The part of an RNA shown here (large-subunit ribosomal RNA, domain II) has 698 nucleotides and comes from Streptomyces chartreusis.
Context: one part of a larger RNA
RNA sequence: GCCUGCGAGUUUGCGGUGUGUUGCGAGGUUAACCCGUGUGGGGAAGCCGUAGCGAAAGCGAGUCCGAAUAGGGCGAUAUAGUAGCGCGCUCAAGACCCGAAGCGGAGUGAUCUAGCCAUGGGCAGGUUGAAGCGGAGGUAAGACUUCGUGGAGGACCGAACCCACCAGGGUUGAAAACCUGGGGGAUGACCUGUGGUUAGGGGUGAAAGGCCAAUCAAACUCCGUGAUAGCUGGUUCUCCCCGAAAUGCAUUUAGGUGCAGCGUCGUGUGUUUCUUGCCGGAGGUAGAGCACUGGAUAGGCGAUGGGCCCUACCGGGUUACUGACCUUAGCCAAACUCCGAAUGCCGGUAAGUGAGAGCGCGGCAGUGAGACUGUGGGGGAUAAGCUCCAUGGUCGAGAGGGAAACAGCCCAGAGCAUCGACUAAGGCCCCUAAGCGUACGCUAAGUGGGAAAGGAUGUGGAGUCGCAGAGACAACCAGGAGGUUGGCUUAGAAGCAGCCACCCUUGAAAGAGUGCGUAAUAGCUCACUGGUCUAGUGAUUCCGCGCCGACAAUGUAGCGGGGCUCAAGCGUACCGCCGAAGUCGUGUCAUUCAUACAGAAGCCCCAACGGGUGUAUGGAUGGGUAGGGGAGCGUCGUGUGCCGGGUGAAGCCGCGCCGGAAGGCAGUGGUGGACGGUUCACGAGUGAGAAUGCAGGC
Numbered sequence: 001g002c003c004u005g006c007g008a009g010u011u012u013g014c015g016g017u018g019u020g021u022u023g024c025g026a027g028g029u030u031a032a033c034c035c036g037u038g039u040g041g042g043g044a045a046g047c048c049g050u051a052g053c054g055a056a057a058g059c060g061a062g063u064c065c066g067a068a069u070a071g072g073g074c075g076a077u078a079u080a081g082u083a084g085c086g087c088g089c090u091c092a093a094g095a096c097c098c099g100a101a102g103c104g105g106a107g108u109g110a111u112c113u114a115g116c117c118a119u120g121g122g123c124a125g126g127u128u129g130a131a132g133c134g135g136a137g138g139u140a141a142g143a144c145u146u147c148g149u150g151g152a153g154g155a156c157c158g159a160a161c162c163c164a165c166c167a168g169g170g171u172u173g174a175a176a177a178c179c180u181g182g183g184g185g186a187u188g189a190c191c192u193g194u195g196g197u198u199a200g201g202g203g204u205g206a207a208a209g210g211c212c213a214a215u216c217a218a219a220c221u222c223c224g225u226g227a228u229a230g231c232u233g234g235u236u237c238u239c240c241c242c243g244a245a246a247u248g249c250a251u252u253u254a255g256g257u258g259c260a261g262c263g264u265c266g267u268g269u270g271u272u273u274c275u276u277g278c279c280g281g282a283g284g285u286a287g288a289g290c291a292c293u294g295g296a297u298a299g300g301c302g303a304u305g306g307g308c309c310c311u312a313c314c315g316g317g318u319u320a321c322u323g324a325c326c327u328u329a330g331c332c333a334a335a336c337u338c339c340g341a342a343u344g345c346c347g348g349u350a351a352g353u354g355a356g357a358g359c360g361c362g363g364c365a366g367u368g369a370g371a372c373u374g375u376g377g378g379g380g381a382u383a384a385g386c387u388c389c390a391u392g393g394u395c396g397a398g399a400g401g402g403a404a405a406c407a408g409c410c411c412a413g414a415g416c417a418u419c420g421a422c423u424a425a426g427g428c429c430c431c432u433a434a435g436c437g438u439a440c441g442c443u444a445a446g447u448g449g450g451a452a453a454g455g456a457u458g459u460g461g462a463g464u465c466g467c468a469g470a471g472a473c474a475a476c477c478a479g480g481a482g483g484u485u486g487g488c489u490u491a492g493a494a495g496c497a498g499c500c501a502c503c504c505u506u507g508a509a510a511g512a513g514u515g516c517g518u519a520a521u522a523g524c525u526c527a528c529u530g531g532u533c534u535a536g537u538g539a540u541u542c543c544g545c546g547c548c549g550a551c552a553a554u555g556u557a558g559c560g561g562g563g564c565u566c567a568a569g570c571g572u573a574c575c576g577c578c579g580a581a582g583u584c585g586u587g588u589c590a591u592u593c594a595u596a597c598a599g600a601a602g603c604c605c606c607a608a609c610g611g612g613u614g615u616a617u618g619g620a621u622g623g624g625u626a627g628g629g630g631a632g633c634g635u636c637g638u639g640u641g642c643c644g645g646g647u648g649a650a651g652c653c654g655c656g657c658c659g660g661a662a663g664g665c666a667g668u669g670g671u672g673g674a675c676g677g678u679u680c681a682c683g684a685g686u687g688a689g690a691a692u693g694c695a696g697g698c
Stems, first nucleotide, its partner, number of pairs: 001698006011093003015090010027048003033042003052059002062074004096234002099231001103224006114198009123188001125157003128153001132149006161185003165182005200216001202212003237632006247260005261367002263364007272357001274352008287339001288337002293333003297329004305321001306319005370395010400411003415588004420584003426578003429562003435575001437574006448564001454548002458545010475532005481505003486500003511526001515524002589622009602613004633687001635684005641678004651671005656665003
C1' cells in the first nucleotide's frame, strides 16, 4: 500500500417542549403496592386541567401598587384538556466516535545511573631526583658550599586500565550512541569487584536541570477515568421538494457563544408583496457658487501703525515701509452654502403580476473566516491579487458556451431521452463548426499581436491664412550697387568683437547687412531683384491610422499555432451563416395548482364516525453546499397468516431478465448439503472509502 472483517446521534427518566396518532373528555390519569400469570383485577395517595392577582397574609372575575371609587400592571369578558405510544428537539447523565499535555491517590523501583558505607583487587617499563642523612670544605659556633647517599611528588614519558578532544565513516547502522586513526589521565580528588544504603515535589548531584532501569523542569504501574478539549480528524443505503449565511448588537469577546437577520416545515390571514404610470411629499448629495465660515492671487483706493523732516505745545509735511475696510478681476473647501439635480426613499391611486409573494404564530436548523468584479467613498502613495464601508452582480452552493488554458469577467441557469430546429455571447483562411462575404475608406508599422512623458517633412482627411499664368515655390543664369571704411570704440573694427543710430541716392532690386571668412581688408553667401523654366507652392490648426522612445536571463515566447498586407489588420454600412445543457419540436418521469370524472363509483384501515389512496386535461415548476421537509430500498431478530425444501434449503460462482434509485427475480446452469421464503406489523449492536482508524492476511 491493497484485500477482508470490525468501526461513530445510543440508552435511562411516572423529565421538558412541539407534532402525529389512539382512548376518554370539563374532565383525564394512576404510582408504589396487593391478588396473582391474564395485552387480567384491585389500588384515588398524587399529578395535570377547570381562575386569577399578589413577595405574602389574603382577596377573587378580579387582584396588586396606592389615601383613592384616580391611573397603571397582570388577568376575566372568544373554555380543552389529559393519559398512552411514535417521531423532532432539548435537560441531566461519558451522551455521536477517537485524540491530549496534565491533576490526584495507592503502590513498585538505586541489577542502569548519582552520592555515601563496608570489605577486597589493580596500576608493564622508563625518567626526574625534594626533605633527611653521611663525608669534605668552611665558621668561634653556625649559616653556607660541594660530593655522595636517599627516594619525595594530586612530578615527567608511556602500555594495561579509565576517559571521550579532533577528523573520517556509519545515519531504513554491524550498533536505539558504534567503528577506525589521532587525543587526555595513567600513585591518584585514581580505576575497579562484591555486599549494602538514600525514593518521586522525594533522592542524589565538584551543578549539566544532570542522573534515579533505552523514560526526567518532577520516574514507572494501576486506579479516580470514558478527566477535560469553545480544538483537529472521522461519522456508513437511495430518491423527491425547498434552500441559506459569512451581516447587526453584546460578549475576559474576536476561528466560541446569545438575541436579531437570512432557510425550511406546520398553521393562520387572504393580495396586505412586487413592478410600472400618475399625483403628493421630505431631503441638501453630484454639480455649481462665494451670500456666511475659513483659505488664497493680482490691481485700484488707501485708514491705522512705523521711519525721516519741521515743531514750545497743538499740529503739519514726506515716505521704494506696514497695509485694515471698500472696490475690480480670477480661484479653493468632508466637517462652507445664496443655490441645487439625477437616482433612491415615504404616502396615495390605477393597471399589471398571482409567484416557493407579503405578514402573524409555532417546530427544526445552519450561518455569524467570505472572494472577485462594476459603481460611490475612507485609509494607503487618486500603490497592491492591499485594507475598511456603501450599492449591484457572479462565485461561494452553478454545470453548459465564449475569453487558447483561467472559482469571482461576457453569454446563459443543466429532471431524463432525441443522429431535429432557432438563437446569445463569441465567431466564420487552415488547425476548427460557419463568408479567402459585399461596398467604401484607412494602415506598411506584422502596427494589428504590451507601455509613458517627449520627439519627427510617415501618411489620409477637414479647415484657416499667404504667394501664384500680371508666372509663384524649387533649381539654374545674372545682379546684389553708390554716399561709406556710417559714427563711436579700438593697435585695427571696412555689413559681420562691442556701443549708438539705422538715413539718403541710383535703380528691376540690393539690410548702414543673414551666415561663413580675414590681423584688418579681401573672398564666399543670404535677404532683395531680373531672366530661363513652367504649375501649383508655403505657413498654421484639428481629426484618423501609423514611427521612435522599447534592455534579461533553457528556446521563437507580449496573435493559442500555422499563417495573414486593396487583409485572414483597422473604421463605417449591409446581407448570410455557425454557435450553449438557453429557446422551440417530439416522447417521458416527478412536484404543485386549477378543472372534470364527482357527490358519489372503486380499493385499504374501520362496528360506526372518520381517515387515506386515484384517472384525464391544461398551466406552472424540477442547478444546488450548510440545512429543513417528504417517500422509500436493504440487513438482523420477534409475532402473525400463507408457502418452499434430500425429486436438494441457505450460502457461493455464472448466464438471462426487471425496476426511477437504494435494489429485485415470479427464470436458468454449476457448487453446496439443511434449513428457508413471503404478507402485515413490531424491535434494532441496521448499511463503510476515508478517522497518520483497529485486527488479520498478502

The full RNA is in RNAcentral, with records from SILVA.